A computed fold for a 532-nucleotide part of an RNA from an uncultured Gammaproteobacteria bacterium, annotated as small-subunit ribosomal RNA, 5' domain.
The coordinates come from a structure-prediction model, not an experiment, and the mean pLDDT is 85.
The full RNA is in RNAcentral, with records from ENA, Greengenes and SILVA.

Context: one part of a larger RNA
RNA sequence: GAUUGAACGCUGGCGGCAUGCUUAACACAUGCAAGUCGAACGGUAACGACAUCUAGCUUGCUAGAUGGGCGACGAGUGGCGGACGGGUGAGUAAUGCGUGGGAAUCUACCCGGCAGCGGGGGACAACCCGGGGAAACCCGGGCUAAUACCGCAUAACCUCUUCGGAGCAAAGCGGGCCUCUACUUGUAAGCUCGCACUGUCGGAUGAGCCCAUGUCGGAUUAGCUUGAUGGUGGGGUAAAGGCCUACCAUGGCAACGAUCCGUAGCUGGUCUGAGAGGACGAUCAGCCACACUGGGACUGAGACACGGCCCAGACUCCUACGGGAGGCAGCAGUGGGGAAUAUUGGACAAUGGGGGAAACCCUGAUCCAGCAAUGCCGCGUGUGUGAAGAAGGCCUGCGGGUUGUAAAGCACUUUCAGUAGGGAAGAAAACGCCAGGGUAAAUAAUCCUGGUGCUUGACGUUACCUACACAAGAAGCACCGGCUAACUCCGUGCCAGCAGCCGCGGUAAUACGGAGGGUGCAAGCGUUAAUC
Numbered sequence: 001g002a003u004u005g006a007a008c009g010c011u012g013g014c015g016g017c018a019u020g021c022u023u024a025a026c027a028c029a030u031g032c033a034a035g036u037c038g039a040a041c042g043g044u045a046a047c048g049a050c051a052u053c054u055a056g057c058u059u060g061c062u063a064g065a066u067g068g069g070c071g072a073c074g075a076g077u078g079g080c081g082g083a084c085g086g087g088u089g090a091g092u093a094a095u096g097c098g099u100g101g102g103a104a105u106c107u108a109c110c111c112g113g114c115a116g117c118g119g120g121g122g123a124c125a126a127c128c129c130g131g132g133g134a135a136a137c138c139c140g141g142g143c144u145a146a147u148a149c150c151g152c153a154u155a156a157c158c159u160c161u162u163c164g165g166a167g168c169a170a171a172g173c174g175g176g177c178c179u180c181u182a183c184u185u186g187u188a189a190g191c192u193c194g195c196a197c198u199g200u201c202g203g204a205u206g207a208g209c210c211c212a213u214g215u216c217g218g219a220u221u222a223g224c225u226u227g228a229u230g231g232u233g234g235g236g237u238a239a240a241g242g243c244c245u246a247c248c249a250u251g252g253c254a255a256c257g258a259u260c261c262g263u264a265g266c267u268g269g270u271c272u273g274a275g276a277g278g279a280c281g282a283u284c285a286g287c288c289a290c291a292c293u294g295g296g297a298c299u300g301a302g303a304c305a306c307g308g309c310c311c312a313g314a315c316u317c318c319u320a321c322g323g324g325a326g327g328c329a330g331c332a333g334u335g336g337g338g339a340a341u342a343u344u345g346g347a348c349a350a351u352g353g354g355g356g357a358a359a360c361c362c363u364g365a366u367c368c369a370g371c372a373a374u375g376c377c378g379c380g381u382g383u384g385u386g387a388a389g390a391a392g393g394c395c396u397g398c399g400g401g402u403u404g405u406a407a408a409g410c411a412c413u414u415u416c417a418g419u420a421g422g423g424a425a426g427a428a429a430a431c432g433c434c435a436g437g438g439u440a441a442a443u444a445a446u447c448c449u450g451g452u453g454c455u456u457g458a459c460g461u462u463a464c465c466u467a468c469a470c471a472a473g474a475a476g477c478a479c480c481g482g483c484u485a486a487c488u489c490c491g492u493g494c495c496a497g498c499a500g501c502c503g504c505g506g507u508a509a510u511a512c513g514g515a516g517g518g519u520g521c522a523a524g525c526g527u528u529a530a531u532c
Base pairs, nucleotide, nucleotide: 001532002531003530004529006528007527008526009525010524013379014378015377016376017375018374019372020371021337026335027334028333030332031331032330035080036079037078040077041076043073044072047071048070050067051066052065053064054063055062056061057060087290088289089288096215097214098213099212100211101210102209105207106206110203111202112201113200114199115198116197118152120150121149127142128141129140130139131138132137158167159166160165172195173194174193175192176191177190181188216262217261218260223253224252225251228250229249230248231247232246233245234244235243265287266286267285268284269280270279271278272277292313293312294311295310296309315326316325317324318323343369345368346367347366351365352363353362354361355360382412383411384410385409392403393402394401395400416473418468419467420466421465422464426459431453432452433451434450435449436448437447476521477520478519479518480517481502482501483500487516488515489514490513491512497504498503
């Protein structure tokens, strides 16, 4: 000199854009942060519409009851999603990360190809009945639906194979049309469209695995290793492999630093520097690891799963003492620690995500607002004129000098802030209507494309523009001995004090304290800490 996720002291007008627990991976009150689908299913607890009945009567209103059949929908079965998104950096010196390669793999939803979607069965919730418990919840009996579950059929370009063969699947739901068709006027059969479903091949995306190489300090850590190194057989995995196991062999690593100890998430990058390098790894982005501590598996395409399960432990809470409940390193917020770090805010309008055919629902992701000079950037605190060089202050050699065109006065302007009015963009869709196209024998619906209409904004009293009024509301901080820009007086008297280094202070201190003046920066200025 540059820099910072800074803090402290004094001071503080506005705006834009960023940033904001670096410490206790300490403990957490409260609310919210992952749901959704009735177009999978049986249903009907609540709300509403309608219908019927009953009662009261002001004869069309009130009250009650009934009706899942209707809009919908609590709880339940079922599906998809809770493996993403969000947080943190404890652990990890290599099972990680960065770079470059590789072969023995899987991949829900999505895209493309081929083929299929036939025919049956038995349950279990909800519900009803009974029982236990303070509660959490649990037990027994009975009824029932499905895109839940299980057989049968079909079966290859799939799997296995002794190459002869053997084995393996599925589910329906919604819209529309036709017309009386098998004796069945029905949400039937049939036809058709859409969304689902099954098998398989390929793609895309994501993930798992292997190798090489790089990746902090310590030798006052020199030897380390027994599933250890390799082979064979077997097992296991989606997959190679001591990954596991039995037997056999005796290997493997290490001074090019093994092992041990300490420290640490890694990277793109950030800061500094002419560069080489050094230091760092906040925000943003990629990867990894973790989710009260330790262990374990289940489900699933995917987890050994932050807001899932089981066991153990510590802690907190409830209890009828028998037993139960919990996990903010999600967003806010509280206590604590600390020099120190914000609101228990608004909205799903946009972007994105989950579910759904859609409408839509959910979303503390996100977008916004609030707080903080924490940082960067921009603007303002007025402009011109004004010498009687006013008054006052300070100095003085008492003549004057300086503060100083500074003020006052006069003329002008109105940025920003204020008040009032106007006013974009962030909004394109979804949806409705019309037209065309494709599928189809034809029409319609659905689907695709185009046009058009309507609606949707948290921010928001938005940005921006116009008008109004008034110089009106807006300057401090540090320093002035040398380094280093800037000097005098008074007080003090090795005292009080200053100090980054040299050093000042013991009676005229430009170095202490105050004042006047000056210098430097400026809504900041200094100090401290830290890096180059």